Notes: Small-subunit ribosomal RNA, central domain from Capsicum annuum, 349 nucleotides, folded computationally.

Context: one part of a larger RNA
RNA sequence: UUAGGCAUCAAGUGUCUGUAGGUGGAUUUUUAAGUCUGUCAUCAAAUCCCAGGGCUCAACCUUUGACAGGCAGUGGAAACUACCAAGAUGGAGUAUGGUAGGUAAGUAGGAAUUUUUGGUGGAGCGAUGAAAUGCAUAGAGAUUUGAAAAAACACUAAUGGUGAAAGUACUCUGCUGGGAUGACACUGACACAUAGAGAUAAAAUCUAGGGUAGCGAAUGUGAUUAGAUACACCAGUAGUCUUAGCCCUAAAUAAUAAAUACUAGGAGCUGUGUGUAUCAACCAGCACAGUCUUGUAGCUAACUCAUUAAUCAUCCCGCUUGGGGAAUACGUUCGCAAUAAUGAAACUC
Numbered sequence: 001u002u003a004g005g006c007a008u009c010a011a012g013u014g015u016c017u018g019u020a021g022g023u024g025g026a027u028u029u030u031u032a033a034g035u036c037u038g039u040c041a042u043c044a045a046a047u048c049c050c051a052g053g054g055c056u057c058a059a060c061c062u063u064u065g066a067c068a069g070g071c072a073g074u075g076g077a078a079a080c081u082a083c084c085a086a087g088a089u090g091g092a093g094u095a096u097g098g099u100a101g102g103u104a105a106g107u108a109g110g111a112a113u114u115u116u117u118g119g120u121g122g123a124g125c126g127a128u129g130a131a132a133u134g135c136a137u138a139g140a141g142a143u144u145u146g147a148a149a150a151a152a153c154a155c156u157a158a159u160g161g162u163g164a165a166a167g168u169a170c171u172c173u174g175c176u177g178g179g180a181u182g183a184c185a186c187u188g189a190c191a192c193a194u195a196g197a198g199a200u201a202a203a204a205u206c207u208a209g210g211g212u213a214g215c216g217a218a219u220g221u222g223a224u225u226a227g228a229u230a231c232a233c234c235a236g237u238a239g240u241c242u243u244a245g246c247c248c249u250a251a252a253u254a255a256u257a258a259a260u261a262c263u264a265g266g267a268g269c270u271g272u273g274u275g276u277a278u279c280a281a282c283c284a285g286c287a288c289a290g291u292c293u294u295g296u297a298g299c300u301a302a303c304u305c306a307u308u309a310a311u312c313a314u315c316c317c318g319c320u321u322g323g324g325g326a327a328u329a330c331g332u333u334c335g336c337a338a339u340a341a342u343g344a345a346a347c348u349c
Base pairs, nucleotide, nucleotide: 003321004320005319006318008302012317014200015199016198017197022192023191027086028085031082033081034080035077036076037075038074039073042070043069049065051063052062053061054060091190092187093186094185096182097181099179102176105173106172109153113149114148115147116146118144119143120142124135125134161168162167206245207244208243209242210241214240215239219235220234259314260313265294266293268291269290270289271288272287273286274285298305322349323348324347331342332341333340
């Protein structure tokens, strides 16, 4: 490379924006590059093939002829791809109405926890399988008045919403991006996907300030045990929080890349609209968009999936090719470092 594949067996980049290259909806026309077709020239001889001839036959030798295919010229066809031109609206987008939730900044709040002031009170408290370390007559624990601090937001809460993903929930305010839906005004294929590139990316780690209530790697005791560098207990530093920078990885999972079209139903939930719902507010029903569950055809090795496909098709990108060696070595790039990215071979089974 080809071929088969990528939920669970090797294999979908963590996610998005987007350049080159690739692919591209319906109608009418032009051209004839691709495409199809006729003809002509050429592709040495030998060889191969067909039909003859010569060695008694054969192998062998020899004469004539020819297909296919390549390249070039020339003539024709116009369905498809492409090109030219035109108009159209279904894909896509813009404007508009009300609407649900998201991000980030600020504001206010109450419960709990810990510390602390004062009061009451007077011997234990706490911990565990059982204990001990620990706290406590210098007055603990318990109860109560006041104060301070930091972090997180019970109930509502759901099989819920939303965001590209990571993620996102106390209240209120402002700011800002996108979505769905309605009416149907405008542009008129402006689309899809995307190597390289750019942006973003939980937790932990790192750098420099701040902060530190609770929890808590490391560490220190006390236990358990044959031992116990552990599990359970008592303390407790980094960290967890915040500001400004790094890092760029996760079982970053739906282990399922993106887009478009087609293909039985049933029962829900969310948003919007409509409604033979009305005085009004709900509820039936219907449509679109999203999200669960069940299930037919079909698919699958099976489990299962099943209009949110793992069905049936098109298109484009990524990736895979026995296990180990190897999340490696060497080299390169990025990084303060830790590491990350790229990524072999010998050998062995």

The coordinates come from a structure-prediction model, not an experiment, and the mean pLDDT is 84. Rfam family: Bacterial small subunit ribosomal RNA.